[in-house]
Context: one part of a larger RNA
RNA sequence: AUUGAUUGAUGGUGCUUGCACCUGAUUGAUUUUGGUCGCCAACGAUUGGCGGACGGGUGAGUAACACGUAGGUAACAUGCCCAGAAGUGGGGGACAACAUUUGGAAACAGAUGCUAAUACCGCAUAACAACGUUGUUCGCAUUAGCAUCGCUUAAAAGAUGGCUUCUCGCUAUCACUUCUGGAUGGACCUGCGGUGCAUUAGCUUGUUGGUGGGGUAACGGCCUACCAAGGCGAUGAUGCAUAGCCGAGUUGAGAGACUGAUCGGCCACAAUGGGACUGAGACACGGCCCAUACUCCUACGGGAGGCAGCAGUAGGGAAUCUUCCACAAUGGGCGCAAGCCUGAUGGAGCAACACCGCGUGAGUGAAGAAGGGUUUCGGCUCGUAAAGCUCUGUUGUUAAAGAAGAACACGUAUGAGAGUAACUGUUCAUACGUUGACGGUAUUUAACCAGAAAGUCACGGCUAACUACGUGCCAGCAGCCGCGGUAAUACGUAGGUGGCAAGCGUUAUCC
Repeated sequence: AUUGAUUGAUGGUGCUUGCACCUGAUUGAUUUUGGUCGCCAACGAUUGGCGGACGGGUGAGUAACACGUAGGUAACAUGCCCAGAAGUGGGGGACAACAUUUGGAAACAGAUGCUAAUACCGCAUAACAACGUUGUUCGCAUUAGCAUCGCUUAAAAGAUGGCUUCUCGCUAUCACUUCUGGAUGGACCUGCGGUGCAUUAGCUUGUUGGUGGGGUAACGGCCUACCAAGGCGAUGAUGCAUAGCCGAGUUGAGAGACUGAUCGGCCACAAUGGGACUGAGACACGGCCCAUACUCCUACGGGAGGCAGCAGUAGGGAAUCUUCCACAAUGGGCGCAAGCCUGAUGGAGCAACACCGCGUGAGUGAAGAAGGGUUUCGGCUCGUAAAGCUCUGUUGUUAAAGAAGAACACGUAUGAGAGUAACUGUUCAUACGUUGACGGUAUUUAACCAGAAAGUCACGGCUAACUACGUGCCAGCAGCCGCGGUAAUACGUAGGUGGCAAGCGUUAUCC
């Protein structure tokens, strides 16, 4: 503001003249909706800080100080972290967001106006810091340490909590600046080591060295101007081919040979090639710019993208897994903390891919059953094997109980230490409360049933294990020697036997 219960001034009509009906100034109960302001909480955008250089992936390139090992830097730098010393004074102008607006299909870009900061910029203050002078000690040396003098240069009046005489001020924690030292991670240099080809013998012009200058955190032809003409090579330069390196792994009695999957260290790379910016650190996998190839969007003007992250798809291939759960633990980033993020990580899923363990029953049982095989027809063998009887319950099935991994951090209470004028806060100790993805998983208990659970290769010698039939140099076997042409322990089948066993055998490959 709207809606408007109640009160009912005034006016009108009817007439039964004091009653009825209508009007509704005024009043503003209760409730709802909307607007504005303040506070609290959450969310979103923006400014700002820190982190996106860690972690994760891959092995294309690289024969190299890339790696391994041993050293050097008196030639270097190091955010966050730790210790010590000294400080944090006083000012200023902007730009986002926001509002209005323009262009564009979009991506996005522009204009005008306003505003804050731990964003940005001057000034003050300062040397133990940088630069220069002098002296001294060390060092092979350029130079390094210490002392003296001159000159130059810094910051956030910040945030939060507590006390207060609420204006000043005091105090605590976290920040900020300069310097010194440490720690951590890094940079550079050097000796030695690890590969094939000589059917690769000559290679090199910033090439080798010097001087001046530039550049870098720093040395250096790292770059540049000038000067000199050097440098490497049969102890294999140069070229070509191949290759990430190592700790280690496989094998072997060892010496060695081969390999570099998983795990750990280092290096290199991020569609292909190049470049710098920011930053303590990158020439930066999920940042920027340019070029190229490819894919996608488009209003044809122009734009967007990069799985060698985790899953997953297609293709290729002899062949290789889930578009799962959780931040509970460990670790990382940010934050005072609570906490947030984390396909790192912890877990679960799939695959006999590997290793290890367990089971598929145990004891008894001779009429040596039936049946199979063989036979010299007497027998022998499968064989205590089966059946039968007596047991057990691993595993399995069904129920019940049910973890460790949890320590923290935080909150509450109590006590103590340092500090303060005091409080707050902080640190430590104790007690209580709270946190589990895996997972109702591991494990345990009870009940039930021998019930649901064995294959594969070989059997001439090497090499453990033999007979019968079929076949007849045929069919076939084969790692090597070799089998098979009518009595095949070597082919095929059967019985038996031997080996290994949830695997066995073949093939490929290493020793």
Overview:
The part of an RNA shown here (small-subunit ribosomal RNA, 5' domain) has 511 nucleotides and comes from Limosilactobacillus fermentum. Its mean pLDDT, the model's own confidence on a scale to 100, is 80. The full RNA is in RNAcentral, with records from ENA and SILVA.